Context: one part of a larger RNA
Order: sequence, then structure tokens, then C1' cells
RNA sequence: UGACGGGGGCCCGCACAAGCGGUGGAGCAUGUGGUUUAAUUCGACGCAACGCGAAGAACCUUACCCAGGUUGGACAUGCACGUAGUAGAAAGGUGAAAGCCUGACGAGGUAGCAAUACCAGCGUGCUCAGGUGCUGCAUGGCUGUCGUCAGCUCGUGCCGUGAGGUGUUGGGUUAAGUCCCGCAACGAGCGCAACCCCUGUCUUCAGUUACCAACGGGUCAUGCCGGGAACUCUGGAGAGACUGCCCAGGAGAACGGGGAGGAAGGUGGGGAUGACGUCAAGUCAGCAUGGCCUUUAUGCCUGGGGCCACACACGUGCUACAAUGGCCGGUACAAAGCGCUGCAAACCCGCAAGGGGGAGCCAAUCGCAAAAAACCGGCCUCAGUUCAGAUUGAGGUCUGCAACUCGACCUCAUGAAGGCGGAAUCGCUAGUAAUCCCGGAUCAGCACGCCGGGGUGAAUACGUUCCCGGGCCUUGUACA
Repeated sequence: UGACGGGGGCCCGCACAAGCGGUGGAGCAUGUGGUUUAAUUCGACGCAACGCGAAGAACCUUACCCAGGUUGGACAUGCACGUAGUAGAAAGGUGAAAGCCUGACGAGGUAGCAAUACCAGCGUGCUCAGGUGCUGCAUGGCUGUCGUCAGCUCGUGCCGUGAGGUGUUGGGUUAAGUCCCGCAACGAGCGCAACCCCUGUCUUCAGUUACCAACGGGUCAUGCCGGGAACUCUGGAGAGACUGCCCAGGAGAACGGGGAGGAAGGUGGGGAUGACGUCAAGUCAGCAUGGCCUUUAUGCCUGGGGCCACACACGUGCUACAAUGGCCGGUACAAAGCGCUGCAAACCCGCAAGGGGGAGCCAAUCGCAAAAAACCGGCCUCAGUUCAGAUUGAGGUCUGCAACUCGACCUCAUGAAGGCGGAAUCGCUAGUAAUCCCGGAUCAGCACGCCGGGGUGAAUACGUUCCCGGGCCUUGUACA
């Protein structure tokens, strides 16, 4: 000087408390451990591995296993030598395919009149290619974490023999090393904040594909038409919030409390943004890269299998155990997205998945599209049930070369466990939790995961003693 303390003081954070909903029990989905296996490819391991790399494992992917094949190679550059019906190639044989064998037919570029030379191609040899082989403890880059925490430093000066200190400590204050005051310090840098984006109010400009108040036309009806530029909306520009104003408090400070006005008030709400560093943290399998290893194989191609196994154990989820519910009928109200090898309407067929059909749409124009919970009416009456839907049987649909291993969906039948869950444990402070649907990426197909969108919409916070993490000062230390 740090680090540490079941030392002290001060102060934060859904850290506790207060409250709401879960997990831990059940079934299923998914990841992991373990076990099994010819293989169940590899990585990730407290927080910070475990719906993680996977934003799509039937083949492909694929790195694993078995089998068949291949050796200048699936791919790059260069050199030497060789090669003419060469390169290519219909077809045939063999084969699971890849490959191997045969092969009718049959080219090209540059220079040159041509012969020919060179090139491309092919063959042989070589300098080499290739490796998801090893080392993340040789590395770059990127990332996680402490932590959006308020810290980390420098120049000069001053103090100290020195390590170093001071500044950065102190008194207040803040979300903040934020600001004020003081001070052997005076300044400065990286962080904080602001500048950026979304959202909340208003103004203005613009008015189609969006809108429809007034006027006219038209329809069973509909902005449907003429038209309009008010409103909604769209999207460009601007205004607005700054403790600016008032009151009392405070040190005539910073600032805190209350109030006015205001759509919004003291950082309005949300996002992006992550200092010096820590964990030899993670990644050689995204990529790059040193070294090592391999080179008729640890490379490459193909068929099939595996990554989907199942006595078990754990993590993350989904669906439930019902009446604030289930089922049936009717009737409303979104936002954000996506669509040309695409989205697909009306209409017809089918109980349905879906099929037929193709209008329209490169989309504020057409379509996906129904939003669902909600609301109105009816049935069920506490029962393993009109709860719950696992499992299994049968029949189908769709994608795809192909759904046996191993896809999703539909219909009929079957109806399991499950009576709100031990010890323990998680999230959340407001348009949040809870709950309800919708869309998108990936994608032929496949979503209970992920990323986004809106609808309905709470409860509680006395307080900081305690648990966890953190900041500042101080103290002890046999630790560095």
C1' cells in the first nucleotide's frame, strides 16, 4: 500500500422485510450428469455450465460409428517431364451409393500462310494442399462476470531515507469522485451526467394507399364515388422541463421539502452506452494464429446407423389438479410484423387436418387475419367429475427423393398420474407482477424454446436489526 476480520461508523441494491405469483410433488417438453452403446461427436461446470454454442440433428447438417471407395486429392499457387481422337460425353456393365470398367460421338484459346510452338485439359513426379487432430496455461479478436457499481489514474508542486502519501481525506449533498464549502495543494484524463434512439403533450409542413366533420351523389350495406384537408393517422421540422417561478428550511452555498402552472417535475418512462482492472474465467469447433502431431491418412467421397438410447439424478419450462372454472352458441376491441421458387381472398368439397380454386397484392392499396382473455345467453353442481389430458389402438392429412429407427397436424376410440406439492428455493416496486392472445427469425417440414408486439391489469414497502452483494472512512493483522 492492499487484502481479510463471526472489528467499528456512514450509505446503497427486490439484499432482507411487506406483498403477489411461482419452482421443489404429478404428466409431458427440453438441457445436463450418469449409465448404456459399434457410435450415443465436441465444447460449456458455483454465482457467471445445464430451452447454453443449436435463430430448426429424418438424408444433408455431422465433426461420431459401421461398411464401400479414393490418394496430388473436394479446394489454391508454382515447377519439371509426358500426352492426342485430348477435354467432354449419350449409352452400357458392376454397385446400396460413391466409385470403378467400357465407351458411339467429339471440341476450344493465343501466335503463325502453314508446319509447328505455347496454353487450357489429362497423366506422372515434386514445392505442396487438407485436418472440427492437440495446446484458450503460447496467442489475436470477441464475450461473460464483479457492475451502470462510482470508481481508476496522471502532470506539476508539497511531505516522506524509502515503499508511498497528499490531491481523491474532512463538513454537507447527490442516482453519481454529483455539486457546494473547507483544505499544500493546483489542474487534468478515463469513468458519471449530457449529446444519440424510442415513448408521453402541442404547433407547423405534407395528404396517398391512411382519414371522413361539413356539401353533393349512390347502395340492402360499406369512404363506395365526387370531393374535402377539419379530425384520426402517417413522418419530416420545431416547441416544451431548466429546480425556470413562489413559500419556508439550509451556511446569503450545494441541496432537500411543499406549492403554482403544466401533457409531463425535479434523471418524466424505456433503450443504446460497461472506466482502470479481476477471475492463467470462456472460446484453437465462428474466424484468425505460434508450436506440436498427421499426410494412401487424424485428409476426401458415399450408403446406412448414431447425436432421439434409459434403472436413475438435477436444472429450465409447458399443461394441470378445476366453479374467479369447463363446455356450447352469439357479439366486440389491438399492436408489431411478414409475403414473388411468396402471402393467398371469395367460392366449392371434407367432421377436421387439408384439398380444389385462383381474384388481388412487389403491398398504409391485396393477403396472412381469427386476436384471445373480456362481454351476453345456455348447460354442468363438487364428482377423479362435462376437471385434467399422458398413454395406447385405428383411420387419415401435409412437407419432403425418403417420415421404420426419428416429423408435425387432424378425426374416432382409450382415458394414466394429478386433490395445490417436504426440507428448501426463484421472480417482480407500475402499465410492473400476474394473466390473455398476436407476430418474427431459423425453416421444405418441425417451437412448450428464443426475440418482439399489444389486451386486461393488481398487492405491498413499517423499516435497515438480520441474510447476500457492493461503495466510502476508520481499526487490528503473525497474510501478500